[in-house]
Context: one part of a larger RNA
Molecule: small-subunit ribosomal RNA, central domain
Organism: metagenome
RNA sequence: UUGGGUUUAAAGGGUGCGUAGGCGGAAUAAUAAGUCAGUGGUGAAAUCUUGCAGCUUAACUGUAAAACUGCCAUUGAUACUGUUAUUCUUGAAUUUAGUUGAGGUAGGCGGAAUGUGUUGUGUAGCGGUGAAAUGCAUAGAUAUAACACAGAACACCGAUUGCGAAGGCAGCUUACUAAGCUAUAAUUGACGCUGAUGCACGAAAGCGUGGGUAGCGAACAGGAUUAGAUACCCUGGUAGUCCACGCCGUAAACGAUGAUACUCGUUGUUGGCAAUACAUAGUCAGCGACUGAGCGAAAGCAUUAAGUAAUCCACCUGGGGAGUACGUUGGCAACAAUGAAACUC
Numbered sequence: 001u002u003g004g005g006u007u008u009a010a011a012g013g014g015u016g017c018g019u020a021g022g023c024g025g026a027a028u029a030a031u032a033a034g035u036c037a038g039u040g041g042u043g044a045a046a047u048c049u050u051g052c053a054g055c056u057u058a059a060c061u062g063u064a065a066a067a068c069u070g071c072c073a074u075u076g077a078u079a080c081u082g083u084u085a086u087u088c089u090u091g092a093a094u095u096u097a098g099u100u101g102a103g104g105u106a107g108g109c110g111g112a113a114u115g116u117g118u119u120g121u122g123u124a125g126c127g128g129u130g131a132a133a134u135g136c137a138u139a140g141a142u143a144u145a146a147c148a149c150a151g152a153a154c155a156c157c158g159a160u161u162g163c164g165a166a167g168g169c170a171g172c173u174u175a176c177u178a179a180g181c182u183a184u185a186a187u188u189g190a191c192g193c194u195g196a197u198g199c200a201c202g203a204a205a206g207c208g209u210g211g212g213u214a215g216c217g218a219a220c221a222g223g224a225u226u227a228g229a230u231a232c233c234c235u236g237g238u239a240g241u242c243c244a245c246g247c248c249g250u251a252a253a254c255g256a257u258g259a260u261a262c263u264c265g266u267u268g269u270u271g272g273c274a275a276u277a278c279a280u281a282g283u284c285a286g287c288g289a290c291u292g293a294g295c296g297a298a299a300g301c302a303u304u305a306a307g308u309a310a311u312c313c314a315c316c317u318g319g320g321g322a323g324u325a326c327g328u329u330g331g332c333a334a335c336a337a338u339g340a341a342a343c344u345c
Base pairs, nucleotide, nucleotide: 004316005315006314007299008298012313014201015200016199017198021194022193023192025088026087027086028085029084030083031082033081034080035077036076037075038074039073040072041071042070049065050064051063052062053061054060091191092188093187094186095185096183097182098181099180100179103177104176105175106174107173108172109171110154114150115149116148117147118146119145120144121143125136126135162169163168206247207246208245209244210243211242215241216240220236221235222234223233258312259311260310261308262307265290266289267288268287269286270285271284272283273282275280294301295300318345319344320343327338328337329336330335
C1' cells in the first nucleotide's frame, strides 16, 4: 500500500460552529468532459511470454509471433456521473398560531440549618471513641430562650422526570435571551450531509489580581492505634471551596458506542395535536423496559442498533521502552499539544 477494523481485545476527536475539499432529491431538454465502442497512428531494440531452430543437452544464442494493458487523433453511442438551461416538492429553511422545560445571563427576595456575638435561666461537666486521650469548661461551658450578624447550600416536591451541543443545569421571583416540539396552511425551491486547517465553548483541581471566609477541609500540629503508623479514627486547622475579572484546556470529558438515511412488534412514561361508537384508540417528537429477524468471539445490541446500505470526518496495526526523549508550538507557572528510536520479550 491492498485488505481488515474501532461497546468490552489496539482504535470515535471532550463538544459545537464552520472554510477548503468530498458526497448529494425528482423531471425534461441540450452538450459530450468523464464513461463505452470502432478505426488509424505511435508505443525503438534488448528483456518477458509462446512456437520453431542451432551448439551432444542445459544455460546461452538465432528466428518468427504475441505482448508492450499506455498515449494521440478521428468517427460514433448517451444509460450513469459532470456541465448548461427550464421546472417540481418529498429533503432543508422561513412565516403564522400554540406549547414545554433544573436551557443561559443579570438583579431582587425567602425560610430551615450551622457558626459567632449580646442578654437571660442554670450548674458541673461537655465533647469525642471500639475504648480513650488531645480539646472546651467555675474568668460559668454544654443545654435552653430571645435578639443581632455572617457566609454557603437550597430539605420535602424529586423520578429509569425534564432541559442543554457537550461540560453541565434544582428555593422563589423579575428582566433580557437562546432552543426544541406540535398544528394548519402559506412561502422559498435542493438552499442539503459531512467537515482537514481554523474559531468558540469546555467538570474538578491549579495559577494571577482584588474581595470574602459560616461549614467543610489537602498541607500542618496534637491525641490515639500499632512492632512501626509520615495512614485509616479523634481534636484543631492554612491553602482551597464562594464572588468579580483574566489564564489553564485536561477527566473513566463514558453510552468506554462520530455525524446523516432506511428497516417486525409489546409495554411504561414526558410534551403537543386530532378523533370518537364513551368500550377505546390514532399520530408526531423525546426518555425508558422487554423481545424478534438480523448481527456478534461471546457478553449482548436490537427503529435511541452493535441490523441494512451509502457518504464524509477522526482513529488503530504485538507487549514493554513511552505518552518518555529530542525538537517545535501554546502557557505566568503547573503543565498541555505534537511525538520517535535504540534496546528487550